[in-house]
This is a predicted structure of a 1426-nucleotide RNA (small-subunit ribosomal RNA) from an uncultured bacterium. The sequence is in RNAcentral, with records from ENA and SILVA. Model confidence (mean pLDDT): 84 of 100. Rfam family: Bacterial small subunit ribosomal RNA.
RNA sequence: GACGAACGCUGGCGGCGUGCUUAAUGCAUGCAAGUCGAACGAAGAACCCACUAUGGGUAACCACUGUGGGAUUCUUAGUGGCGAACGGGUGAGUAACACGUGAGAAACCUGCCCCGGAGACCGGAACAGCCCAGGGAAACCUGGAUUAAUACCGGAUACCCUCCAAUGACCGCCUGGUCGCUGGAGGAAAUGGUCCGCCGCUCCGGGAUGGUCUCGCGGCCUAUCAGCUUGUUGGUGAGGUAACGGCUCACCAAGGCGAUGACGGGUAGCUGGUCUGAGAGGACGAUCAGCCACACUGGGACUGAGACACGGCCCAGACUCCUACGGGAGGCAGCAGCAGGGAAUUUUGCACAAUGGGCGCAAGCCUGAUGCAGCGACGCCGCGUGGGGGAUGAAUGCCUUCGGGUUGUAAACCCCUUUCAGGAGGGACGAAGCGAAAGUGACGGUACCUCCAGAAGAAGCCCCGGCCGACUACGUGCCAGCAGCCGCGGUAAUACGUAGGGGGCGAGCGUUGUCCGGAUUUAUUGGGCGUAAAGAGCUCGUAGGCGGCUCAGCAAGUCGGCCGUGAAAACCUGAGGCUCAACCUCAGGACGCCGGUCGAAACUGCUGUGGCUAGGGUCCGGUAGAGGAGAGUGGAAUUCCCGGUGUAGCGGUGAAAUGCGCAGAUAUCGGGAGGAACACCAGUAGCGAAGGCGGCUCUCUGGGCCGGCACCGACGCUGAGGAGCGAAAGCUAGGGGAGCAAACAGGAUUAGAUACCCUGGUAGUCCUAGCCGUAAACGAUGCUCGCUAGGGAUGGGGGAUUUAUUUUUCCGUCUCGUAAGCUAACGCGUUAAGCGAGCCGCCUGGGGAGUACGGUCGCAAGACUAAAACUCAAAGGAAUUGACGGGGACCUGCACAACCAGUGGAGCAUGUGGUUUAAUUCGAGACGAACCGAAGAACCUUACCUGGAUUUGACAUACUAGUUGCACAUCUCUAGAGAUAGAGACUCUUUCGAAGGUACUAGAACAGGUGCUGCAUGGCUGUCGUCAGCUCGUGUCGUGAGGUGUUCCCUUCAGUGGGGUAACGAGCGCAACCCCCGCCGUAUGUUGAAUAUUCAUACGGGACUGCCCGAGUCAUUCUCGGGAGGAAGGCGGGGACGACGUCAAGUCAGCAUGGCCCUUAUAUCCAGGGCUACACACAUGCUACAAUGGAGCCGACAAUGGGUCGCCAAGUGGUAACACGGAGCUAAUCCCAUCAAACGGCUUCUCAGUGGGGAUUGAGGGCUGCAAUUCGCCCUCAUGAACGUGGAAUUGGUAGUAAUCGCGGAUCAGCCAAGCCGCGGUGAAUACGUUCUCAGGUCUUGUACACACCGCCCGUCAAGUUAGUGAAGUUGGAAGCACCCGAACCUCGAUUGAAUCGGGGGAAGGUGAGACCAGCGACAAGAAUU
Repeated sequence: GACGAACGCUGGCGGCGUGCUUAAUGCAUGCAAGUCGAACGAAGAACCCACUAUGGGUAACCACUGUGGGAUUCUUAGUGGCGAACGGGUGAGUAACACGUGAGAAACCUGCCCCGGAGACCGGAACAGCCCAGGGAAACCUGGAUUAAUACCGGAUACCCUCCAAUGACCGCCUGGUCGCUGGAGGAAAUGGUCCGCCGCUCCGGGAUGGUCUCGCGGCCUAUCAGCUUGUUGGUGAGGUAACGGCUCACCAAGGCGAUGACGGGUAGCUGGUCUGAGAGGACGAUCAGCCACACUGGGACUGAGACACGGCCCAGACUCCUACGGGAGGCAGCAGCAGGGAAUUUUGCACAAUGGGCGCAAGCCUGAUGCAGCGACGCCGCGUGGGGGAUGAAUGCCUUCGGGUUGUAAACCCCUUUCAGGAGGGACGAAGCGAAAGUGACGGUACCUCCAGAAGAAGCCCCGGCCGACUACGUGCCAGCAGCCGCGGUAAUACGUAGGGGGCGAGCGUUGUCCGGAUUUAUUGGGCGUAAAGAGCUCGUAGGCGGCUCAGCAAGUCGGCCGUGAAAACCUGAGGCUCAACCUCAGGACGCCGGUCGAAACUGCUGUGGCUAGGGUCCGGUAGAGGAGAGUGGAAUUCCCGGUGUAGCGGUGAAAUGCGCAGAUAUCGGGAGGAACACCAGUAGCGAAGGCGGCUCUCUGGGCCGGCACCGACGCUGAGGAGCGAAAGCUAGGGGAGCAAACAGGAUUAGAUACCCUGGUAGUCCUAGCCGUAAACGAUGCUCGCUAGGGAUGGGGGAUUUAUUUUUCCGUCUCGUAAGCUAACGCGUUAAGCGAGCCGCCUGGGGAGUACGGUCGCAAGACUAAAACUCAAAGGAAUUGACGGGGACCUGCACAACCAGUGGAGCAUGUGGUUUAAUUCGAGACGAACCGAAGAACCUUACCUGGAUUUGACAUACUAGUUGCACAUCUCUAGAGAUAGAGACUCUUUCGAAGGUACUAGAACAGGUGCUGCAUGGCUGUCGUCAGCUCGUGUCGUGAGGUGUUCCCUUCAGUGGGGUAACGAGCGCAACCCCCGCCGUAUGUUGAAUAUUCAUACGGGACUGCCCGAGUCAUUCUCGGGAGGAAGGCGGGGACGACGUCAAGUCAGCAUGGCCCUUAUAUCCAGGGCUACACACAUGCUACAAUGGAGCCGACAAUGGGUCGCCAAGUGGUAACACGGAGCUAAUCCCAUCAAACGGCUUCUCAGUGGGGAUUGAGGGCUGCAAUUCGCCCUCAUGAACGUGGAAUUGGUAGUAAUCGCGGAUCAGCCAAGCCGCGGUGAAUACGUUCUCAGGUCUUGUACACACCGCCCGUCAAGUUAGUGAAGUUGGAAGCACCCGAACCUCGAUUGAAUCGGGGGAAGGUGAGACCAGCGACAAGAAUU
């Protein structure tokens, strides 16, 4: 885009079309084929005439009955004629001369119609009907009598026709045809009908129309259908037909068809055309038109011009109906209609007025053909649902940043119009024909015209994440749902649902289904095969396809002119008619094809025992080689056997063990046996078609290359089928068997180890003969020919010369390459994957699957050929950047190593988990949570729990109304656990106002939340990591992602510096700038004893590889080693400082903040409790386990800090904590603070759970504080636990460091601080080095990873599901074969002829054996999915 559509929502009008695609299922009812009285006899009715019975009437006459007649009219069954073979329906069957197209019939038929010629003479016998009789329920049948014809029969005639015999002329496409002539035989008719116009009958010839037969060509799938055929193929003869013919029969021959697809299976009516497409094509075959086939299923003939007959007959079968049970009737795939089936398809309508058909002289009759109407938005086309104005941009709705925006000129409102629908009036064409005339329209009172009223009666559907036009809010919360593909939804959804808004189309809009397109995605136009799917393992070769130069001829292909055909409709163009359009009409074009005829000869083809030599082959002379087959032969080595020497191990491994060995191994020497393989040479060397081929010799044998250019003369290339060769393993039979070695056994390894390792070991490996026929059979690259830069290496020949490391030529092998070119890239590149030609093979998303079934081959294993269901939205190639690797290279770090001291064991402290609890508030979770937030939980803190209270609130802002100086606050008292409540005391300003301020009560805004989300966020922080990295601009390379720079070399703590370089520069990082310490100088000098060298403060100086020597290097302005000088030397030591980024790292409980949630509570206040629990586990510390020590006494030396709600001196009391006391100090002044401790000296203890160790507990005190019970610290006395240096494992430290020793501070009333942050004292050991562990950096490599190895992913098992396969069997279908029976009918015979009988053929039916297809099927194996 399209549709004979269907479904969902919706629906105003008209025109033109169109409507059972399924059950060729079954059908009630009505209709669809009759007509002719001008063929015929007869019957009836009407009418007329005549006569007449009866009734009425006075009569005329009326009504009615019967009989006869009629050149009147009408109707009817029958005989007869024509029609019924057309028209209408359907598509079951059919793969076929069925259809299309073009030819042929010298092999044919043709009623009615037209033309021409010639005729129609004489006779005859019947049968229907009617009547009578009979049978039957009916359908219908039988018998008798009688009768007409345009029905039937006999004879005559013959322009002529047919046949037979003889014969002439002409012609032709074979058989032959046409026209004559002579003789013989045979053959007609309705002297009908009539209205007198005519209509009919017979024979012959011709035409037209219609039909029949034959042939060429064309159009479906399947080879998992490869062989089919016996009337089959042909001949002779006969029969039969309108006619040719195996159409049929007898005999004879053995043919005929087939890979250019026979036979079989499946599917299917064919065509003009329809849809789509740029076209070529692809799909389809409704309506309309041509042809065919069919008419309940199967068979058969009759009649006829025509049928093997839709509304005819006979028979058989199935089904339905009637029946008196004896027997009969029927065929909607005609029009309506019904049932059924189905997603689904209409009225039991009107009319013959028109067109057409049948009959008839005609009038006319018949006509579900046809013309119309009805139903259905089923399709196409047209029209309408109003038009113009209208801003306060109304209201509502929706959104909002609260300003506004949008709905939106939309509405309201004003002015108009009236198509369509509605009402009224008028009102056709279609009519020609027929008929003397009158008259004759189904549609239809329809189309159309005019008038009337009023915006009045008339809009929906789908979509809005991308593709793809159109965005917001709310609801929901991986739910509900959406979805064509990708995908959306897990609390901020433009994707679900709703709303607002928007987009698209519009009486429709969407969905589903199907076809074509896009799809160059089956590629003729117009694709590919190194790695994406795809080159057969290789060769030979049949058919086929293709084929060198040249001459002549022919004209098949080819090209041109003309002729025929190509139905109409359709299509295109141009006109015309319906108001337009759809639709219809006319004219032209087109219809690729096919046939005929005339011509051309370039190309292809064909012909010629034509010619040629460049392709190809032959010959001669050389030449290299693991080319093949057979026979023989050689040495080294392994193993075994025999003997000698010799003794305890050997062997094997990462380490071992199994194994061998005192019965003498291994080792070594000598001799022997046997089998297999051939070191060195040996080489991207050689040979072969591939597989493959390796000691040496002989015999046989294939191919190549070079040279000669002697011979043949296109003999060529490829190659479907086919044939042969074809590694290893495997199989069969017979040998052989040294070594090796599947299976197997044992030993190890391991969580296991049906493996890797070891010790053994059988098939096999070897030979002969025969199978198998596959490999990553690979160059993943089919064969052949030609063309298109080079450089180099090597094997085999030839030539030239200047004889050399020369040059050239041919054939191989290999490598490099931006020549060009090709390729997605990688890469290929004269050995093409380049440019061309020829032929073959193969591919068409992944899985299922190279599987199932079938077939062929095979002894088997299996091979070849080769699907589908189902399932996924990918599978795949090449390259890029990362990340990763039990990959590589280089480098760094207390990373390892070396050394020192610890942790892990004990007790205690602290934190965490867990458990418990009313609550044990919350957060933090490897490193990078766990003495963390917390630099201070008894109340407070406090967020938790229990209980008691409050509700505009404990806190902020502003408003309304009322009240208020007797208020609130403060103080006192009472009740209460307290919050709170009550009482008392105290008590504003003022311009005097209903004022101001403050406060209370009530109300409405709001407050409040340590409630949730750190995965909505800001800010801050941790970590990689103080690691050296991370990027940009311009240029350049690449189709691109990207690369380069930033890689490389040297060097550095460093992407630090230098060199080189398609890069040149730059930025964030590094370093430096800043602070502290170490040296010096200057200045200042309170609180320092001092004028200062200590000290303090401030400002400067000093160090830069600057100097010397040596070294590295292509080189260097770079760097390293050493030295001098110097307080300090190679960054002097320390700090602050943290690139791009990573971890959805941490924090909503520090703060801030979006959204959500609570609002007499998740807010606020109060008391008490809890955060301090305790079978347990972990983390960080302290104290120890002792003699380098404990205890006692004596004696030395610091620094940083802090202090007025404070530090607190002297002095006094107390064993002590502490108390009293009060001097000094807002601090270089006074105090904490002392002699700081470790340390030094002297004494004691003497290796013990000890005088080590101090937990725990008791008693008594001290201090802080409202308060010390839960739950503080300190002191004294008493008590005196574990613990004797700590398993696996693990931490810190490279110098003023570790270790050890004490001191200070923050927080703080006090303190659970043994924590944290600082300060100084004493003061080591070790570093060979970078293999390993961890972490990091750079380069490189592999990758199926990219959430990036904590990745990805495989198989088994289990469970449920699904589809296909097999399967004991079972059910059905269709075809063939053989036989039996055999209707109608045909044929033959008997019969004078019938009836009838017999033979043959013959549908349906039956029997049998096989083959095929399909359904079901317990179960089985495999597959897919989770």